Predicted 3D model of a 347-nucleotide part of an RNA (small-subunit ribosomal RNA, central domain) from a Candidatus Omnitrophota bacterium. Its Rfam family is "Bacterial small subunit ribosomal RNA". Rfam links the family to the GO terms structural constituent of ribosome and ribosome.
Context: one part of a larger RNA
RNA sequence: UUGGGUGUAAAGGGUAUGUAGGCGGGCUUGUAAGUCGGGUGUGAAAUACUUUAGCUUAACUAAAGAACUGCAUUCGAAACUGCUUGUCUUGAGUUUGGGAGAGGAGAGUGGAAUUCUCGGUGUAAGGGUGAAAUCUGUAGAUAUCGAGAGGAACACCAGUGGCGAAAGCGACUCUCUGGACCAAAACUGACGCUGAAAUACGAAAGCUAGGGGAGCAAACAGGAUUAGAUACCCUGGUAGUCCUAGCCGUAAACGAUGAUCACUUGGUGUUGGGUCCUUAGGGCUCCAUGCCGAAGUUAACACAUUAAGUGAUCCACCUGGGGACUACGGCCGCAAGGUUGAAACUC
Repeated sequence: UUGGGUGUAAAGGGUAUGUAGGCGGGCUUGUAAGUCGGGUGUGAAAUACUUUAGCUUAACUAAAGAACUGCAUUCGAAACUGCUUGUCUUGAGUUUGGGAGAGGAGAGUGGAAUUCUCGGUGUAAGGGUGAAAUCUGUAGAUAUCGAGAGGAACACCAGUGGCGAAAGCGACUCUCUGGACCAAAACUGACGCUGAAAUACGAAAGCUAGGGGAGCAAACAGGAUUAGAUACCCUGGUAGUCCUAGCCGUAAACGAUGAUCACUUGGUGUUGGGUCCUUAGGGCUCCAUGCCGAAGUUAACACAUUAAGUGAUCCACCUGGGGACUACGGCCGCAAGGUUGAAACUC
């Protein structure tokens, strides 16, 4: 464990699929489980309550009544819920035709730049900083021209632009593939919503095995700075960053805002589609995405048809701070650790 809450005070699960469960559109038939009404039986006594009475009063005691909100059985009602019969199209889905997109997977290709190697020109510096030094360079560097190698990332376009459930996705081409949106009707006929458990996905870092390694760069080394400097700055530099196969399962995984449905003044932009008109452009409409604001909400900040407003359903979570994203135990993991998750004590 009622209640009240969850943007920022404690509190929305990282995200989805979906089992059980909970909840569920309009009309109609029956039923009577829930529900409602009546009757009967029972609901021991005492206690408690009400009214009287007895001890001088009270406590105490006695009598009567009501009550015991329940259970069983029976008769009835049929609106609502359930079950059941038939049916409907608005919810949901399918079909057809369109256009948009860094949605995903695989393969291939490209140019700029950094670095390195080789060759030419060329000579004494280069680099770096607040200033320096470590460092590179007369064994020819830096600079410049040409050739080559290799890895990683894709400037401009680029946009509170797009796509995706989230994580996330940005050069170009091809192949395979998911979802959403719009339009018109045709079809199915409530097939729906949510979702414990479970399953799948899940940045970065990290782990295992095998490759790869240009740049960057934990650790580490050196130079500075400083009282010191296990740092900030500089010169180097290994894991790692990349690929393949597997593991890990966490983030300020954030909109710090769960999902779905309905309702509630407006204004102004943008993406994609449809439609109409006097085609300069404008109007209407659907989806998405921003900003500003009404009512309302809010402790305030603010939110405000993309709600934090007004309602409904389902799930998750919170209940003073510390101890404690801990201990113990369970489960998972190669490990790192993850998940679940206390108490003593203390304020």